[in-house]
Context: one part of a larger RNA
């Protein structure tokens, strides 16, 4: 020194479990901020280093409801109190709310610093000094002042304003826009209009009521899914890209303006005795009137074309007005009828039912055993409930023990949804007419240069636009994958629109999802730590049914052990369930 046996040290795999996480469901909610947010600094507790709460009214105050015995957070100990006069605790609503952060009185190296001939107020004899308020920029509104230059306009000043402003993980629109990779190289192509930057917004967003598809007997806003179809097709016709139409489902909603026309207002031009004040006669007025501008009301809104004007027919009552009397004409109110209505078509508020949601309540049935066991929920034995035998806990394994569970019940206050009401708003209806006007302009077209469409310039249509030119108005214009002719759809050049959809967070519920090298990076942690910084970023779970965590006694300075004790067990002692190898040891047998 080997090899075997036994017994340990190490060591933390394994099995068992979960407190934490992952995913899909359904339901509901979806922005926050100058009335000072997100996030943070500092501080409050008896005793406090950290969390967690909360703000100098500070581990807290108040109202108002839920509860019904404990109670002073995680977390123990000591003091010291609180509470059935209802404490803690839960919910709804309000007060407070230090400094810093957009940071906004001014500065800055955030959380410090320095202010005002500014209001009020408190001490003070007065000043100092403290309290609370105001003092930033832009943009609307309104007012006041006022140049160059007369009028004005610029611009200065003052005052209002629940205006902006900063923030947010995804999700969406728009703006810009790659490359690594693939094409087995590379250029076009592709990755990809992605990553990535910026601007904006919402609870969604964006699209949306045909200048759309189709090609028959047609459809009728948009948005998602499913399917046509990996098809037509596009393609250094390589890699690769990739539809629609049609058909099946979710969901479903339609409107409002520009113009013509009439009418008010202002402005500018014209205009001097009449063009005009609705028509007819008589009076009386008269810078009325006409043109053009803007701007307010009415009118309209469409593709079997529609509006407007003008005609033409048929229709309730009343009351005012249209310079004056009379006639007859128009308009406007109101009563009666009738519609709609706050998320689009105007819009604002209150009341009442009913249902939710933000606390909760009620809730059914088992004992025994001299069975094991430290424990009974397992055994036996005899019952009982059951609209409850989901689900957790309880000294193993419980329908009836605890707490749920089914099935009911319940809001003072705050919020949400429906419904009704009050309230608000609207209302003539038609024609075969006439062919006078109107129906979105630097626009459509068309040319170059470019992108979007599955389509890469092609026979390239169709959207869009940086240059250029440059139409028409319904006897019109687009459109129907070059063009053209004929059928056929449509009706640009204004705009608003809910749901279906995406996403994320609450609650609730599932799982041939993990079980501590897994599952999220976190069994709390974006912490230790690392890095000037952007920024990277751990590792760590388990005693036990209950601390019942070894009183006391020996050794030892201790540490750590020996008795003694707790306990089912301490070969559970906290370096703590199991406790596997590696790897270090102690005896022992064998053997060199």
């Nucleotide at each position: 020194g080997g090899u075997c046996c036994a017994c340990g040290g190490g060591g933390g795999a394994u099995g068992c479990c979960u407190a934490g996480g992952c995913a899909c469901c359904a339901a509901g909610c979806g922005c926050c901020g100058a009335a000072g947010a997100a996030g943070g600094a500092c501080g409050c507790g008896g005793u406090u280093a950290c969390c967690u709460g909360c703000g100098a009214a500070a581990u807290g105050c108040c109202u108002c409801g839920g509860g019904g015995a404990g109670c002073u957070g995680g977390a123990a100990g000591c003091a010291a109190g609180c509470u059935c006069u209802g404490a803690u605790c839960c919910g709804a609503g309000g007060g407070u709310a230090u400094c810093c952060g957009a940071a906004u009185g001014g500065g800055g190296c955030a959380a410090c610093c320095c202010g005002c001939a500014c209001u009020g107020g408190g001490c003070u004899a007065a000043u100092a000094c403290c309290c609370a308020g105001g003092c930033a920029c832009u943009c609307c509104u309104g007012g006041u002042u006022g140049a160059a230059c007369a009028c004005a306009u610029a611009g200065g000043c003052c005052a209002g304003g629940u205006a902006g402003a900063g923030g947010c993980a995804a999700c969406c629109c728009g703006g810009g826009g790659a490359a690594c990779u693939g094409a087995a190289a590379c250029a076009u192509c592709u990755u990809a209009g992605u990553a990535c930057c910026c601007g904006g917004a919402g609870g969604a967003a964006a699209a949306g009521a045909a200048a759309g598809c189709a090609g028959a007997u047609g459809c009728g806003a948009u948005u998602c899914c499913c399917u046509u179809a990996g098809u037509a097709g596009a393609g250094g016709c390589g890699a690769u890209c990739g539809a629609a139409c049609g058909g099946g489902g979710a969901a479903g909603a339609g409107c409002c303006u520009a113009a013509a026309c009439c009418g008010g207002a202002u402005a500018c031009g014209u205009g001097u005795c009449a063009a005009g004040a609705c028509g007819g006669c008589a009076g009386u007025c008269g810078u009325u009137g006409c043109g053009u501008a803007u701007u307010c009301g009415g009118g309209g809104u469409u593709g079997u074309g529609g509006g407007a004007c003008c005609g033409c027919u048929c229709a309730g009552c009343u009351c005012a007005c249209u310079c004056u009397g009379c006639c007859g004409a128009g308009u406007g109110g109101g009563c009666g009828g009738g519609a709609a209505g706050u998320a689009a078509a105007a819009a604002a508020u209150c009341c009442g039912a009913u249902g939710g949601u933000u606390a909760g309540c009620c809730g059914a049935a088992a004992c025994a055993g001299a069975u094991u066991g430290g424990a009974a929920a397992a055994c036996u034995g005899u019952g009982c409930c059951a609209g409850a035998g989901g689900g957790g806990g309880u000294g193993a394994a419980a329908g009836c023990c605890c707490u749920g569970u089914a099935g009911g019940c319940g809001a003072a206050a705050a919020c949400c949804a429906c419904c009704g009401g009050a309230c608000u708003u609207c209302c003539g209806a038609g024609c075969u007419g006439g062919c006078u006007c109107c129906c979105g302009a630097g626009u459509a077209g068309c040319c170059c240069g470019g992108a979007a469409c599955a389509c890469g310039a092609g026979g390239a249509a169709u959207u869009u636009u940086g240059g250029g030119u440059g139409a028409a108005u319904c006897c019109g214009c687009g459109c129907u994958g070059a063009c053209c002719a004929c059928u056929g759809c449509g009706c640009a050049a204004g705009g608003c629109u809910a749901a279906a959809u995406a996403c994320g967070c609450u609650u609730g519920g599932u799982g041939a999802c993990c079980g501590a090298u897994a599952g999220a990076g976190c069994a709390g942690a974006g912490u230790a730590c690392c890095g000037u910084g952007a920024g990277g970023g751990a590792a760590a779970g388990g005693u036990g049914a209950a601390a019942a965590g070894u009183a006391c006694c020996c050794c030892g300075g201790a540490a750590g052990g020996g008795g003694a004790g707790u306990u089912a067990a301490u070969a559970a002692g906290a370096a703590c369930c199991u406790g596997a190898a590696a790897c270090c040891g102690u005896g022992g047998a064998c053997u060199u």